[in-house]
Context: one part of a larger RNA
RNA sequence: UUGUUGUUAAGGAACUCGGCAAGUUGACCCCGUAACUUCGGGAGAAGGGGUGCUCUUGAAAAAGAGCCGCAGAGAAUAGGUCCAGGCGACUGUUUAUCAAAAACACAGGUCUAUGCUAAAUCGAAAGAUGACGUAUAUGGGCUGACGCCUGCCCGGUGCUGGAAGGUUAAGAGGAGAUGUGAGAGCAUUGAAUUGAAGCCCCAGUAAACGGCGGCCGUAACUAUAACGGUCCUAAGGUAGCGAAAUUCCUUGUCAGGUAAGUUCUGACCCGCACGAAUGGCGUAACGAUCUGGACACUGUCUCAACAGCAAGCCCG
Numbered sequence: 001u002u003g004u005u006g007u008u009a010a011g012g013a014a015c016u017c018g019g020c021a022a023g024u025u026g027a028c029c030c031c032g033u034a035a036c037u038u039c040g041g042g043a044g045a046a047g048g049g050g051u052g053c054u055c056u057u058g059a060a061a062a063a064g065a066g067c068c069g070c071a072g073a074g075a076a077u078a079g080g081u082c083c084a085g086g087c088g089a090c091u092g093u094u095u096a097u098c099a100a101a102a103a104c105a106c107a108g109g110u111c112u113a114u115g116c117u118a119a120a121u122c123g124a125a126a127g128a129u130g131a132c133g134u135a136u137a138u139g140g141g142c143u144g145a146c147g148c149c150u151g152c153c154c155g156g157u158g159c160u161g162g163a164a165g166g167u168u169a170a171g172a173g174g175a176g177a178u179g180u181g182a183g184a185g186c187a188u189u190g191a192a193u194u195g196a197a198g199c200c201c202c203a204g205u206a207a208a209c210g211g212c213g214g215c216c217g218u219a220a221c222u223a224u225a226a227c228g229g230u231c232c233u234a235a236g237g238u239a240g241c242g243a244a245a246u247u248c249c250u251u252g253u254c255a256g257g258u259a260a261g262u263u264c265u266g267a268c269c270c271g272c273a274c275g276a277a278u279g280g281c282g283u284a285a286c287g288a289u290c291u292g293g294a295c296a297c298u299g300u301c302u303c304a305a306c307a308g309c310a311a312g313c314c315c316g
Stems, first nucleotide, its partner, number of pairs: 001311008010302002014300001019297001027051005036041001038145001052067006068072001080295007087287002092104002108143007120129003146282004151212003156209002158205005165200003171194002176189005213231005240274001241271001252268005
């Protein structure tokens, strides 16, 4: 000097991006236990008290009396807790070797295909899976417990349906034309007509892909605009939520918490650029999740000191 393990006056997060790390708590018995809640939970909530040995009573549990120590779960092993919010319901799964999560999955919901030689998948095929199953089944897409809900638009794209009509290939057809030939003929070309799917066309369909406006004026203070006008559109964003994992301006404004708060919480709404199964909004429980706060606790710090062990360096 480094590593590692301990102890520490007073203070106690002043450290730091952040209590990271360390520490606190810890077993068993008794008392006691809130909001909220899907009534199961939350909960070991929180917060208190006790714990040794001897004797007596007692079936025991336990009660009483006494004794010792600084200390009786006498050492070791053995939850820190609470409040509020975001996300995801949950247990689970994942980047073997920098990511464990809010990502994936999930039960549930919904759409769609499929009537059995099923659809779908693998395979030149045979055949196999599906399934020795049969629509309460199987495949695919999206969403993701539960609660309350899931608005408007079918103009575009897609899908589904449509005995008409238009267009449309080979084929059928053969009016005619051309070459050649004396002719018969042979050869070439060929109009009308007929002719499927597809496309056009007509409908349906958004828990299909997707989309969901602008300008101007108006109320007896002002401000604002329930109201009116006008243009455009397939239709102009409903409920709910909102400076949000989404807000540029922005540290928006107000309130709370702090002595002081770009974070946090509650509101407001002027949503640059939320919004309803690419689901919207809530939600008890759960989480090595993320964010803010509080108590306890501490060498994280003020500010460093000392000690043990292992090395480094020197001598042997």